[in-house]
Context: one part of a larger RNA
RNA sequence: UGACGGGGGCCCGCACAAGCAGCGGAGCGUGUGGUUUAAUUCGAUGCAACGCGAAGAACCUCACCUAGGCUUGACAUGCCCGAAGUAGAACCCUGAAAGGGGGACGACUCGUUGAGGCUAGAGCGGGCACAGAUGCUGCAUGGCUGUCGUCAGCUCGUGCCGUGAGGUGUUGGGUUAAGUCCCGCAACGAGCGCAACCCUCGCCGCUAGUUACCAUGUCUAGCGGGACCGCCGGUAUCAAACCGGAGGAAGGUGGGGAUGACGUCAAGUCAGCACGGCUCUUACGCCUAGGGCUACACACACGCUACAAUGGCCGGUACAAUGGGAUGCCAAGGGGUGACCCGGAGCCAAUCCUAUCAAAGCCGGUCUCAGUUGGGAUUGCAGGCUGCAACUCGCCUGCAUGAACGCGGAGUUGCUAGUAACCGCAGGUCAGCACACUACGGUGAAUACGUUCCCGGGCCUUGUACA
Numbered sequence: 001u002g003a004c005g006g007g008g009g010c011c012c013g014c015a016c017a018a019g020c021a022g023c024g025g026a027g028c029g030u031g032u033g034g035u036u037u038a039a040u041u042c043g044a045u046g047c048a049a050c051g052c053g054a055a056g057a058a059c060c061u062c063a064c065c066u067a068g069g070c071u072u073g074a075c076a077u078g079c080c081c082g083a084a085g086u087a088g089a090a091c092c093c094u095g096a097a098a099g100g101g102g103g104a105c106g107a108c109u110c111g112u113u114g115a116g117g118c119u120a121g122a123g124c125g126g127g128c129a130c131a132g133a134u135g136c137u138g139c140a141u142g143g144c145u146g147u148c149g150u151c152a153g154c155u156c157g158u159g160c161c162g163u164g165a166g167g168u169g170u171u172g173g174g175u176u177a178a179g180u181c182c183c184g185c186a187a188c189g190a191g192c193g194c195a196a197c198c199c200u201c202g203c204c205g206c207u208a209g210u211u212a213c214c215a216u217g218u219c220u221a222g223c224g225g226g227a228c229c230g231c232c233g234g235u236a237u238c239a240a241a242c243c244g245g246a247g248g249a250a251g252g253u254g255g256g257g258a259u260g261a262c263g264u265c266a267a268g269u270c271a272g273c274a275c276g277g278c279u280c281u282u283a284c285g286c287c288u289a290g291g292g293c294u295a296c297a298c299a300c301a302c303g304c305u306a307c308a309a310u311g312g313c314c315g316g317u318a319c320a321a322u323g324g325g326a327u328g329c330c331a332a333g334g335g336g337u338g339a340c341c342c343g344g345a346g347c348c349a350a351u352c353c354u355a356u357c358a359a360a361g362c363c364g365g366u367c368u369c370a371g372u373u374g375g376g377a378u379u380g381c382a383g384g385c386u387g388c389a390a391c392u393c394g395c396c397u398g399c400a401u402g403a404a405c406g407c408g409g410a411g412u413u414g415c416u417a418g419u420a421a422c423c424g425c426a427g428g429u430c431a432g433c434a435c436a437c438u439a440c441g442g443u444g445a446a447u448a449c450g451u452u453c454c455c456g457g458g459c460c461u462u463g464u465a466c467a
Stems, first nucleotide, its partner, number of pairs: 001467002003464003007461007015451002019415005026305008034296002042053002064291007073130001077129006088105001091102004108116003132280002135278003141274002143269003146265001148263001153192006159168003172183003198257004203225007228251001231245005307408001311367007324354002328347002333342003374405001379400007421443004426438002
């Protein structure tokens, strides 16, 4: 000087408390451990791994296993040699395919059965340099990322103090979300952070505009205004600032986002990519078929659905926003109980076309507290769709079947307002597959006395068997 303390003081954070909804018990989905396996490819492992890389494993992906094959190679560049007359390549045999074997035809010029050009380029074969590796090392690295933490800190120049390490500034008194600002002070200044500048939502005005509508407004997008403790009162060292009020769409950083200091964890990633070194080179490379990543006594993590009457079922009825659409979205009409099929109009899409009926909600009926008309797992049969192909291993529909489950131990998570909770909708990935993820709107709470305690963090101070 730091770090640490079941030392002290001050302060903050959904950290506790006050509340609401959960998880932990059940079934299922997904991930992980373990076990199993020919293989169950690899990585991620306290917070900060475990619906993570996976914005989507039937084949492919694919890295794993088994089997069959190839060896200048699936791919790149260069050199040398050779044959043929070229590219391409039907077809035949073998094979699961890849591969292997055979192979008709076939386009240079002169010209008419011979000659020329044989050089360059492309293709083939051989050879050589080399290619190739999701092989190893994230403790050789770049880049990117997580984390403490959007916490308020981290430093420098000159001066001053100290023999020196170093200190001062950055401490103190106030104040703030903030090393934010004020006052004081051997310090005076400055930089990276904070804040502001940026995007977006909320109010108003102007301009412009099309499909909307014919009143012009909504809307769209461009510019501008508006909020600054500016005004009033109080408190204060009459400093910074704090408390209350007015006006206002909005009030004290208005809500949200983007933005992540010096550094820490030899944190993560050689399997996104790049790259040093090492290793393999008829294989640790490449191709193909099938299998596996989907196994299953079990354990954990994150979710979904429930256990019901604030409900289930049936009928009627109302209101969104975001985003998407050309091997796309798909209307009307028709068929089917249904998934879906037939059909073909429109739309290269502000409101036109389309998925598209949002759902919870509201109105009426029924059930009457039961393992039930709760709950839907599991299983059987029959179908539909995608796709070369749904056996391993997809999703959906109908009929039948109807399991556990009666609100969950110790413990533990999220959340302070248009939030939690509940409700649906869209998108990306995608042939198909979403209970996940990312967005979007609808309905819409309770509680916060407070800082003793738990956890994490900041500043000062104190002790030290630590560096």
Small-subunit ribosomal RNA, 3' major domain from a metagenome, 467 nucleotides, folded computationally. Model confidence (mean pLDDT): 81 of 100.